This is a predicted structure of a 60-nucleotide RNA (Fluoride riboswitch aptamer (crcB RNA motif)) from Firmicutes bacterium UBA1874. The model forms 100% of the base pairs in the Rfam consensus. Model confidence (mean pLDDT): 78 of 100. The source organism's lineage runs through Bacteria, Bacillati and Bacillota.

RNA sequence: GUUAAUGAUGGCGAUGGAGCUCGCCGAAACUGCCCUUGGGCUGAUGGCUCCUACCUAACU
Numbered sequence: 001g002u003u004a005a006u007g008a009u010g011g012c013g014a015u016g017g018a019g020c021u022c023g024c025c026g027a028a029a030c031u032g033c034c035c036u037u038g039g040g041c042u043g044a045u046g047g048c049u050c051c052u053a054c055c056u057a058a059c060u
Base pairs, nucleotide, nucleotide: 010025011024012023013022016051017050018049019048020047021046032041033040034039
């Protein structure tokens, strides 16, 4: 450079980032729970670990 074949290297998992791992999706996967419909509650993870933010308590 040419020819043929394949359709994927990808994305997602209720509030941020990274690593590992599990599951799911191919335009979908995903978009928490309670309730008196006007309000209330937990959590930065799907799971584990670390960092950041927030909250509580104690010590210096």